Molecule: transfer RNA
Organism: Chloroflexota bacterium
RNA sequence: GCCCCCGUAGCUCAAAGGACAGAGCAGAGGUCUUCUAAACCUAAGGUUGUGGGUUCGAAUCCCGCCGGGGGCG
Numbered sequence: 001g002c003c004c005c006c007g008u009a010g011c012u013c014a015a016a017g018g019a020c021a022g023a024g025c026a027g028a029g030g031u032c033u034u035c036u037a038a039a040c041c042u043a044a045g046g047u048u049g050u051g052g053g054u055u056c057g058a059a060u061c062c063c064g065c066c067g068g069g070g071g072c073g
Stems, first nucleotide, its partner, number of pairs: 001072007010025004018056001028042004049065005
């Protein structure tokens, strides 16, 4: 330098163009317990890497850039 894959909550991941972007774990509050742990309940937490484009509508499709991984030279 060229090619491929990935980037979504603090972490690990879903969401194949349409309803408010969800789950588990972690953290917070509560129930229970003498206390802790476990279990159960509740609520919170998001500019979907970034800038454009397409579309009535984009996490999803297209292009540039940034970052991570892999392959080739």